[in-house]
Context: one part of a larger RNA
RNA sequence: CCCUCGUUAAGGAACUCGGCAAUCUAACCGCGUACGUUUGCAAGAAGCGGUGCCCCGACGUAAGUCGGGGUCGCAGUGAAAUGGCUCCUGAGACUGUUUAGCAAAAACACAGGACUCUGCUAACUCGUAAGAGGAUGUAUAGGGUCUGAGACCUGCCCGGUGCCGGAAGGUUAAGGCAAGAGGUUAUUUCUGGCUUCACCGCUAGAGAGAAGCUUCGACCCGAAGCCCCGGUGAACGGCGGCCGUAACUAUAACGGUCCUAAGGUAGCGAAAUUCCUUGUCGGGUAAGUUCCGACCCGCACGAAUGGUAUAACAACGGGAGCGCUGUCUCAACGAGGAUCUCG
Numbered sequence: 001c002c003c004u005c006g007u008u009a010a011g012g013a014a015c016u017c018g019g020c021a022a023u024c025u026a027a028c029c030g031c032g033u034a035c036g037u038u039u040g041c042a043a044g045a046a047g048c049g050g051u052g053c054c055c056c057g058a059c060g061u062a063a064g065u066c067g068g069g070g071u072c073g074c075a076g077u078g079a080a081a082u083g084g085c086u087c088c089u090g091a092g093a094c095u096g097u098u099u100a101g102c103a104a105a106a107a108c109a110c111a112g113g114a115c116u117c118u119g120c121u122a123a124c125u126c127g128u129a130a131g132a133g134g135a136u137g138u139a140u141a142g143g144g145u146c147u148g149a150g151a152c153c154u155g156c157c158c159g160g161u162g163c164c165g166g167a168a169g170g171u172u173a174a175g176g177c178a179a180g181a182g183g184u185u186a187u188u189u190c191u192g193g194c195u196u197c198a199c200c201g202c203u204a205g206a207g208a209g210a211a212g213c214u215u216c217g218a219c220c221c222g223a224a225g226c227c228c229c230g231g232u233g234a235a236c237g238g239c240g241g242c243c244g245u246a247a248c249u250a251u252a253a254c255g256g257u258c259c260u261a262a263g264g265u266a267g268c269g270a271a272a273u274u275c276c277u278u279g280u281c282g283g284g285u286a287a288g289u290u291c292c293g294a295c296c297c298g299c300a301c302g303a304a305u306g307g308u309a310u311a312a313c314a315a316c317g318g319g320a321g322c323g324c325u326g327u328c329u330c331a332a333c334g335a336g337g338a339u340c341u342c343g
Base pairs, nucleotide, nucleotide: 002337003336004335005334006333007332008331010329011328014327019324027051028050029049030048031047036041038149052071053070054069055068056067057066058065059064072076084322085321086320087319088318089317090316092313096108097107112147113146114145115144116143117142118141124133125132126131151308152307153306155239156238157237160236161235162232163231164230165229166228169227170226171225175221176220180216181215182214183213184212187208188207189206190205191204192203193202194201240258241257242256243255244254267301268298279295280294281293282292283291
């Protein structure tokens, strides 16, 4: 020097990404307690005081409670154990769940909301099947998907995709019907050779070719699907551009034009979303890329891939203050250990 503890002048976060860590606080009794709020909470809010021992009294069966007087110490929850507090804001309503072994969260779940499927041998899932789950349930039930308490709300687009409905027409498979075509050859024709007087017969080659068998096969008939016609957004999704215009300027309620299925409504907005950007203004600081409140030019918010605000809640995230401190200025001393040296 290192590890684990203890104490510390003056200052008190100047440390640091960040008060990380360590202090402070703490029990019980009394007083007292704001904003906000879903009236439950917030709340142990905050803040202030008391606490030992002895004697006496009141009440009480007692435990104990209350009152008066006295007394000791630096200190009376005399040790141990035992909340620091407040303000603003983000996100998630909440209790819960999770990455056994780097993540506990704003992620998952949740009650609640919605759409959709399912009439019971249910839908759906597992299994080749038998069968089982669903369920010894029956639409106030069960499955799937999305959203995520409660409050106020949830706009426009059905052109594309999906789903649902429709059946007139178009297209259309296997299959059916079957015109026709090919193969095979009984037979037959021709040619050559042999034989014969000749016919006949034998043999080789070429052509035609019925029936049967077989291969193929046009037209026509032939469902669902697709095309087609409608519906449907808490289905997948989408929700414009340019130009001009008011008696300062600026801006544009207004007008024109092009395109679209329709051109983003309410609300929110430099945001867990803003590139430019440390936007601009205000607040807080002596000084603030963070924070809070506004503005709106939203690169690229926006309404159940939910929008907005929100009491309560938390080992959640950001910012500020009070208290408190060896975090620091800046280090010192002490205790126990470890290392090291000698034995």

Predicted 3D model of a 343-nucleotide part of an RNA (large-subunit ribosomal RNA, domain IV) from an uncultured bacterium.
The prediction has a mean pLDDT of 87.
The RNAcentral record of the full RNA draws on ENA and SILVA.